[in-house]
Context: one part of a larger RNA
RNA sequence: CUGGGCUUAAAGCGGGCGUAGGCGGUCCGGCAAGUCGGGUGUGAAAACCCUUGGCCCAACCAAGGAAUGGCGCCCGAUACUACCGGGCUUGAGGCGCUUAGGGGCGACUGGAACUCUCGGUGGAGCGGUGAAAUGCGUAGAUAUCAAGAGGAACGCCAAUGGUGAAGACAGGUCGCUAGGGGCGUCCUGACGCUGAGGCCCGAAAGCUAGGGGAGCAAACGGGAUUAGAUACCCCGGUAGUCCUAGCCCUAAACUAUGCACACUAGGUGGGGGAGACUCUGACAGUCAUCCCUGCCGCAGGGAAACCGGUAAGUGUGCCGCCUGGGAAGUACGGUCGCAAGGCUAAAACUC
Numbered sequence: 001c002u003g004g005g006c007u008u009a010a011a012g013c014g015g016g017c018g019u020a021g022g023c024g025g026u027c028c029g030g031c032a033a034g035u036c037g038g039g040u041g042u043g044a045a046a047a048c049c050c051u052u053g054g055c056c057c058a059a060c061c062a063a064g065g066a067a068u069g070g071c072g073c074c075c076g077a078u079a080c081u082a083c084c085g086g087g088c089u090u091g092a093g094g095c096g097c098u099u100a101g102g103g104g105c106g107a108c109u110g111g112a113a114c115u116c117u118c119g120g121u122g123g124a125g126c127g128g129u130g131a132a133a134u135g136c137g138u139a140g141a142u143a144u145c146a147a148g149a150g151g152a153a154c155g156c157c158a159a160u161g162g163u164g165a166a167g168a169c170a171g172g173u174c175g176c177u178a179g180g181g182g183c184g185u186c187c188u189g190a191c192g193c194u195g196a197g198g199c200c201c202g203a204a205a206g207c208u209a210g211g212g213g214a215g216c217a218a219a220c221g222g223g224a225u226u227a228g229a230u231a232c233c234c235c236g237g238u239a240g241u242c243c244u245a246g247c248c249c250u251a252a253a254c255u256a257u258g259c260a261c262a263c264u265a266g267g268u269g270g271g272g273g274a275g276a277c278u279c280u281g282a283c284a285g286u287c288a289u290c291c292c293u294g295c296c297g298c299a300g301g302g303a304a305a306c307c308g309g310u311a312a313g314u315g316u317g318c319c320g321c322c323u324g325g326g327a328a329g330u331a332c333g334g335u336c337g338c339a340a341g342g343c344u345a346a347a348a349c350u351c
Stems, first nucleotide, its partner, number of pairs: 003323004007305002012319001014201004021194003025088006033081002035077008049065006091191001092188003095184005103177007110154001114150004119145003125136002162169002206247006215241002220236004258318006266296008275287004300307002324351003333344004
């Protein structure tokens, strides 16, 4: 450089915003850079190739021809691309009306449960297991009632449901704030798609500082089990789990399926919007429609499993990634990090 690929065989960056770059709707005009045609010059000789010829042949040699990725100049073509100018509205954005939602942040607040404290009742056990024991209890436990304190999580509703780019998001109220859907077609007039670098977000665990600490619980102690038991079971229990500020940046970060656009039978659920018809009307039903979310399935695709208008079908644009297994996501170097470690990423050797 190129080929073939990336759901499960190696392979989609965890997600977004966006720089450069690549790519780009519709109509008219201009230009003629790309593109195409013609002409011309050049592309040394030798060699290679073709046709002849000369040494008896060949090697070798000679002549002619052809060839020579191409490049320059001139004339011409203008469909496509680029460029310049002008226009359009369907892409994109805006505006108005409307709508659903655990989207985000902050403050306030509620009940159940739990643990602890204090008091009442009560008087011998409780707890735990396969069975036990450690443990708790006459300094009165467990149980039960009342009061108080505290922290964390929010039962039913709840869904095969909703929202978000992803991670993720659920008691209630209020405030601030972001995005989405539908309808109108009023405005701008291609303003678009993707996106190397870059920037931002990013579960859990972990780290720094300060708070908080009910329950749970790595580590740890003890009791069992066992041949042993650094486990599984039981009794305890510290980090942590929670909050504030700042780091870390990983994951089976999964739909193991990058993003955008277009096209390609149907059937049947769920959520949201707006309409027509039946209807006095709430409503309900039917029909067609837009968005989201499931299942089945034709064509087609696929090694198959399966996918199948939410494609893994048919196409286009752009990015990322793969190239036998192990060594290895390791070493070294670089870079980031307080550290833990992250990112980038080989080779010898071996099969």

Description: The prediction has a mean pLDDT of 90. A computed fold for a 351-nucleotide part of an RNA from a metagenome, annotated as small-subunit ribosomal RNA, central domain. The RNAcentral record of the full RNA draws on SILVA. It matches the Rfam family "Bacterial small subunit ribosomal RNA".